[in-house]
Context: one part of a larger RNA
RNA sequence: UCAUGGCUAAGGAACUAGGCAAAUUAACCCCGUAACUUCGGAAGAAGGGGUGCCCACAGCAAUGUGGGUCGCAGUGAAAUGGCUCUGGCGACUGUUUAUCAAAAACACAGGACUCUGCUAAAUCGAAAGAUGAUGUAUAGGGUCUGACACCUGCCCGGUGCUGGAAGGUUAAGAGGAGAGGUUAGCAGCAAUGCGAAGCUUUGAAUCGAAGCCCCAGUAAACGGCGGCCGUAACUAUAACGGUCCUAAGGUAGCGAAAUUCCUUGUCGGGUAAGUUCCGACCUGCACGAAUGGUGUAACGAUCUGAGCGCUGUCUCAGCCAUGAGCUCG
Numbered sequence: 001u002c003a004u005g006g007c008u009a010a011g012g013a014a015c016u017a018g019g020c021a022a023a024u025u026a027a028c029c030c031c032g033u034a035a036c037u038u039c040g041g042a043a044g045a046a047g048g049g050g051u052g053c054c055c056a057c058a059g060c061a062a063u064g065u066g067g068g069u070c071g072c073a074g075u076g077a078a079a080u081g082g083c084u085c086u087g088g089c090g091a092c093u094g095u096u097u098a099u100c101a102a103a104a105a106c107a108c109a110g111g112a113c114u115c116u117g118c119u120a121a122a123u124c125g126a127a128a129g130a131u132g133a134u135g136u137a138u139a140g141g142g143u144c145u146g147a148c149a150c151c152u153g154c155c156c157g158g159u160g161c162u163g164g165a166a167g168g169u170u171a172a173g174a175g176g177a178g179a180g181g182u183u184a185g186c187a188g189c190a191a192u193g194c195g196a197a198g199c200u201u202u203g204a205a206u207c208g209a210a211g212c213c214c215c216a217g218u219a220a221a222c223g224g225c226g227g228c229c230g231u232a233a234c235u236a237u238a239a240c241g242g243u244c245c246u247a248a249g250g251u252a253g254c255g256a257a258a259u260u261c262c263u264u265g266u267c268g269g270g271u272a273a274g275u276u277c278c279g280a281c282c283u284g285c286a287c288g289a290a291u292g293g294u295g296u297a298a299c300g301a302u303c304u305g306a307g308c309g310c311u312g313u314c315u316c317a318g319c320c321a322u323g324a325g326c327u328c329g
Base pairs, nucleotide, nucleotide: 001324002323003322004321005320006319007318008317010315011314014313019310027051028050029049030048031047036041038147052069053068054067055066056065057064058063070074082308083307084306085305087303088302089300090299094106095105110145111144112143113142114141115140116139122131123130124129148295149294150293151292153225154224155223158222159221160218161217162216163215164214167213168212169211173207174206178202179201180200181199182198185194186193187192226244227243228242229241230240253287254284265281266280267279268278269277
């Protein structure tokens, strides 16, 4: 000096990113216990008191009542909750990055959409076959949301899906008009020209499914949900009006928020002093309704803020024990 453990005057979070760590609390019995609430809880809420030994009485006993008595201390050691208030997120128990993340992530019961009529859909497999399921739509698969309460607005123009079939487009195929090659033959002195049938190379019109175009439906499908100008008898603001664009222009609720750039917004609360926190306001850079919206009791090794208690975290250090380090051997 380090590690581990023990104690500490006065103060008591002044430490620090942050009470991290430590300390406090603690067992059992009795009294007592708020808001809120889904009436179950919250709750061991909080906050108080008691606990040894001896005697007497009651009792079968456990034990109770009364009296006495010792110590600083009676759950005499060990083991053995610190508590409260407030908000965010997630309902909850659960699951997860074996080896830096346990969470607000995943799951979840519940909700919704969608596919599937059984040789089901879906999945694995060149196939046989298997799972689904020895199940049968109160079943099975997929997707989204995520208890519960109150709700879930407008847009089908784009993309997707479903349905439709008149018309347009359209493959293979059917079709085979026409064209080319070849040459028996014919013409010609020859060169060469013409050229049937057959064979062969092509090949127009026409017919021709789904799909696409097209017509509808569908948003708890993917998604989207405006701008400018004017206007009230102070000012300000604009219930009101005009105009442009759109498929439709964001409803309820919430809002400087896990979302707010400007921003430490402004006001209020808490502090002597508060970029955090809580309550409001709304000017929402860039909330918003199952990519769910807003609340919410209970729950959480969750995250934020405040207080009480408590303490060597600190003011500011000191001492002790054990081990290591160091020296010698």